[in-house]
RNA sequence: AAUUCGCCCUUAGAGUUUGAUCCUGGCUCAGGACGAACGCUGGCGGCGUGCCUAACACAUGCAAGUCGAGCGGAGAUGAAGGAGAGCUUGCUCAAAUUCAUUUUAGCGGCGGACGGGUGAGUAACGCGUGAGCAAUCUGUCCUACACAGGGGGAUAACACUUGGAAACAGGUGCUAAUACCGCAUGAGACCACAGAGCUGCAUGGUACAGGGGUCAAAGAUUUUAUCGGUGUAGGGUGAGCUCGCGUCCCAUUAGAUAGUUGGCGGGGUAACGGCCCACCAAGUCGACGAUGGGUAGCCGACCUGAGAGGGUGAUCGGCCACACUGGGACUGAGACACGGCCCAGACUCCUACGGGAGGCAGCAGUGGGGAAUAUUGGGCAAUGGGCGAAAGCCUUACCCAGCAACGCCGCGUGAGGGAAGAAGGGUUUCGGCUCGUAAACCUCUGUCCUAUGGGACGAAUAAAGUGACGGUACCAUAGGAGGAAGCCCCGGCUAACUACGUGCCAGCAGCCGCGGUAAUACGUAGGGGGCGAGCGUUGUCCGGAAUGAUUGGGCGUAAAGGGCGCGUAGGCGGCCUGAUAAGUCCGGAGUGAAAGUCCCGCUUUCAAGGUGGGAAUUGCUUUGGAUACUGUCGGGCUUGAGUGCAGGAGAGGAAAGCGGAAUUACCGGUGUAGCGGUGAAAUGCGUAGAGAUCGGUAGGAACACCAGUGGCGAAGGCGGCUUUCUGGACUGAAACUGACGCUGAGGCGCGAAAGCGUGGGGAGCAAACAGGAUUAGAUACCCUGGUAGUCCACGCGGUAAACGAUGAGUGCUAGGUGUAGGAGGUAUCGACCCCUUCUGUGCCGCAGUAAACACAAUAAGCACUCCGCCUGGGGAGUACGGCCGCAAGGUUGAAACUCAAAGGAAUUGACGGGGGCCCGCACAAGCAGCGGAGCAUGUGGUUUAAUUCGAAGCAACGCGAAGAACCUUACCAGGUCUUGACAUCCAGUGACAGCUCUAGAGAUAGAGCCUCCCUUCGGGGCACAAAGACAGGUGGUGCAUGGUUGUCGUCAGCUCGUGUCGUGAGAUGUUGGGUUAAGUCCCGCAACGAGCGCAACCCUUACUAUUAGUUGCUACGCAAGAGCACUCUAAUAGGACUGCCGUUGACAAAACGGAGGAAGGUGGGGAUGACGUCAAAUCAUCAUGCCCUUUAUGACCCGGGCUACACACGUACUACAAUGGCAUUUAACAAAGAGAAGCAAUACCGCGAGGUGGAGCAAAUCUCCAAAAAAUGUCUCAGUUCAGAUUGCAGGCUGCAACUCGCCUGCAUGAAGUCGGAAUUGCUAGUAAUCGUAGGUCAGCAUACUACGGUGAAUACGUUCCCGGGCCUUGCACACACCGCCCGUCA
Repeated sequence: AAUUCGCCCUUAGAGUUUGAUCCUGGCUCAGGACGAACGCUGGCGGCGUGCCUAACACAUGCAAGUCGAGCGGAGAUGAAGGAGAGCUUGCUCAAAUUCAUUUUAGCGGCGGACGGGUGAGUAACGCGUGAGCAAUCUGUCCUACACAGGGGGAUAACACUUGGAAACAGGUGCUAAUACCGCAUGAGACCACAGAGCUGCAUGGUACAGGGGUCAAAGAUUUUAUCGGUGUAGGGUGAGCUCGCGUCCCAUUAGAUAGUUGGCGGGGUAACGGCCCACCAAGUCGACGAUGGGUAGCCGACCUGAGAGGGUGAUCGGCCACACUGGGACUGAGACACGGCCCAGACUCCUACGGGAGGCAGCAGUGGGGAAUAUUGGGCAAUGGGCGAAAGCCUUACCCAGCAACGCCGCGUGAGGGAAGAAGGGUUUCGGCUCGUAAACCUCUGUCCUAUGGGACGAAUAAAGUGACGGUACCAUAGGAGGAAGCCCCGGCUAACUACGUGCCAGCAGCCGCGGUAAUACGUAGGGGGCGAGCGUUGUCCGGAAUGAUUGGGCGUAAAGGGCGCGUAGGCGGCCUGAUAAGUCCGGAGUGAAAGUCCCGCUUUCAAGGUGGGAAUUGCUUUGGAUACUGUCGGGCUUGAGUGCAGGAGAGGAAAGCGGAAUUACCGGUGUAGCGGUGAAAUGCGUAGAGAUCGGUAGGAACACCAGUGGCGAAGGCGGCUUUCUGGACUGAAACUGACGCUGAGGCGCGAAAGCGUGGGGAGCAAACAGGAUUAGAUACCCUGGUAGUCCACGCGGUAAACGAUGAGUGCUAGGUGUAGGAGGUAUCGACCCCUUCUGUGCCGCAGUAAACACAAUAAGCACUCCGCCUGGGGAGUACGGCCGCAAGGUUGAAACUCAAAGGAAUUGACGGGGGCCCGCACAAGCAGCGGAGCAUGUGGUUUAAUUCGAAGCAACGCGAAGAACCUUACCAGGUCUUGACAUCCAGUGACAGCUCUAGAGAUAGAGCCUCCCUUCGGGGCACAAAGACAGGUGGUGCAUGGUUGUCGUCAGCUCGUGUCGUGAGAUGUUGGGUUAAGUCCCGCAACGAGCGCAACCCUUACUAUUAGUUGCUACGCAAGAGCACUCUAAUAGGACUGCCGUUGACAAAACGGAGGAAGGUGGGGAUGACGUCAAAUCAUCAUGCCCUUUAUGACCCGGGCUACACACGUACUACAAUGGCAUUUAACAAAGAGAAGCAAUACCGCGAGGUGGAGCAAAUCUCCAAAAAAUGUCUCAGUUCAGAUUGCAGGCUGCAACUCGCCUGCAUGAAGUCGGAAUUGCUAGUAAUCGUAGGUCAGCAUACUACGGUGAAUACGUUCCCGGGCCUUGCACACACCGCCCGUCA
């Protein structure tokens, strides 16, 4: 210190369902680990690890031998020896024999049962743990005691021989032993007999004494000490057997079992036992899961986890099993034996075909399989094993080395300085920023590396000798930054961002999801982040996951209460007391191997690693104690439960009988043409008499009123009346029993409707079916008919939204108020009322609970007991199997595959052929139109070289365009230019322009004439030609944008601060009662205030006053002059505010009526457009990012086109005529505006358009300027005296130019058209309608547009309906918001 107690510490979450929220719930991620594999990369060392697949097959070598001190031989060498031989006579050879050394085939002994490998089998006493053997064995080893006397017969080897290809086998003969066998001895052991002590959990065990029976032995040696041998006992070690407990999944495996279970007797074993056998009995196991099937060696431990758990069972250690597959025994202390034997089988090999041989799951290695796993290495030096007296031999056990980043650990790839912030890369807003002190450069260091020299420990012993590793580790010296960095990631989770390329392609992706032209998500680059000799990916396990919940979940609506009861097993169980001690608690003992984990030391320079000690091993066994609680046994109690007694209530159940109303049918009477039915009809019925009405008859079914969130029942369910039988509940009182109780897996019973079987019955209703309608269709909704069925009896079936979507039981926890059935009190009795109490049934509500909704004594609250059920959505309550059923079908009940959700409650919107209130020319009431004709104009379409482009429901279409002959012009054809038609910069030159001529369609080209200006003297302006930066683009993207605009909509709304409520999204305010044109105002209110909108302020118009008046006006006859009353002009004021009166209203806001007033309730009109919606419109007004183009997509010129024309649509104009046309005459009456490259008068010419001419006027002065509808006359209903298209001729005007392609005039021509189908538009008063006038654009060109005035109506009951909108409310599976979502079929 680990450990215990206390404290402390530990225990982390995130993304994804939605417009948003809370919840439920799944999926996914971040962590750790690995015998790993794959991809990219790879310097060194230490320590480990390395066929997870084919227990597939194996070439070759090795892996178990040893002992000559057990034995007989055989061989070799040396010495002695010397028979004998040769001869060269002293030399050589040499047998027998002896000795020494040595080798070893055989006999014999010990060991091959260890060590090493593998995990096929095994769900088992196999393993783990703890006991037991009084039911056992144990070689070698230790201790003790005792002993070894004397004999015998064989046999290998060997020799000879036989068979065989071989392996091998046979015969005859010889021989030894520590080989084998009798005999003797018996301390001792064993056996039977019989005596007797002690003792145990049963059989029993054990000590002692008696006689009887049986049983031993082996020797060796260099010679004196050892090693052996035999018997017995004990110990030790090892083994065998038995038992308690624990040990995977499936019940869609529910019954299994004949040696099966037990007994008596025997056999067998070391030993118990059906282990085996004969006989006898009929047992034994099983829901506490037998049997069967599947899978699997088990454990110490390892991984993970806060723990409890979950997963795994490589390396190391223990046990088991196996050794080509299956079976068997032998030997032995030990095996039913990996490198022994026999048999069978498969396979391989040899063969002379007769026969033989073999077994790598030993170490290497080979083939094969596979994603994948190493050397046919060195050594017995160490440790250990076998044999041996020993030397020693053997040992792929082992120690080492080799290969592999396979894992863990350590080290390195340099350190310090160094800003001109170099070059270069990247990016840029062009200023810069960044890689970056990074590099270069300077100064150092030497780990690793290289070279050389030295050089171990491991080696034990008295000493010597002995090292595979290995000349390794290590040390010293020298050298030189030299040789040594990658991988993944950068949208969120999750640390880290830019550029380019690509353009729903290529691709990415763990989940959500990225990519359709500006991708931080793909690819590349720069930069950054992480880890680092590794980094990622894949796979598997645990974690997170409280997502199977013991710790630690749930079931009203999210998945989940059995349809209901009775009841078996089981689980749980009232008060008092005694005993016991099983559970429980405390102490002791044994065990829980070692290694591992953790702690404290030591050690390798540190670490990994090694090593010593400790803790722990939560367990099991045993023993002693405690006795509150639970259990067990006993005694008592009455409150739980039940019985008896007295009562009242009830559609509780079963059977029988009875009743009236109604429907229908039939019969008869009256009576006549329809009835019936529907949104409207038709089918149907009816003149053969229906329907209607009256009377009668028949039959079946159901029971109006009473009737009630009333009653009864367990649920399903039960409703006319009476009778019989019968179940349960409630109240009162307190006599009896004495815990007799609660729940309830299986089981049994009941169980709506439909359905099935048999037999009845059948009025009405009514699946199927038929017909009629509706409809695009209508196998439906509606109508006319109509069969099963509905009814009864007896059976079957067994399901429902069988719901309170809420299992049963018990106790406790504020109240209030109905209702049903009882009881009691008060009151002299009685009734009513009132009060108390029990039981049932409702509503409201506090605490509490809940995700919320809600529940709330009838709990979804607080607790306990028991049962059932759930674990993402779909597939699917399906398939297969089992059980049940006559069938229909029911019950039990999966998987593959697929998705990232499915879901609950609540919120805000939007929506509804939901509701309420309200508004609007929204409808209605009216007026005039459009849609038909002709023409104008725009659009579509078509055409074209081009018919430039845009606008597209309302909210595009007389729109951009307030005016396309050229220009415009963006389009087309042709001809031209390339620093450019236009801008800036730099350097150079000095003109350019203009005029004339020539060519050309012109642009343009050429020629000629003419030719600078300013200046502070620096230069500047202008122009030319050249190079380059650049210009240019009406090219693309309005879905990259700014700005501007349309629209809902001049609708009354849209929000905020603080507060409050809600877990939250949010709500409140803003809702409610009134009122308003209005979220306008008043009142109320957990809201109080505020902002943008409304209104007002602004302009105009209507009245008046004052002031000012010329060009205006004028009462003066005209003019002049004068004046400013009037008209008018234009400036300032006033005026209108529901201010006053009355009524209504809530004493309010306000409404209605009235007075006064020019005007009355925002007086009329305009400007003014909240938050936002439509990716609305516009890149072609303009601006602008990005992309594209650059001798062209830019620029210039001429001509053409935008004006085309079968057709379709929109918007206007003109008409169709008499409210009109035409004509004339007469006379009138406006407003607003415009005018100098202009408006133009009087006058003259022309029929006219117009021309000539030019007064006046930069305008209250002059001009345009004439107003037109009106009035009068005529026409008399016709394709006309309507209408004017089209066309011809002749003219006018503008303009360089009217052909394509302008406008106008005159004459002539005289088309369609006689009021317009379906459908549809505008308008509520000075409005609609109608009539002209002016202006902008503009050389010219208007039926368009914008303004102006003249004349001047009709109608509005009303808000049911259509359209649009506002507020409240309701439903919702919608949120891209109903043009939504979504189902089925087909492709």
A computed fold for a 1387-nucleotide RNA from an uncultured bacterium, annotated as small-subunit ribosomal RNA.
Model confidence (mean pLDDT): 83 of 100.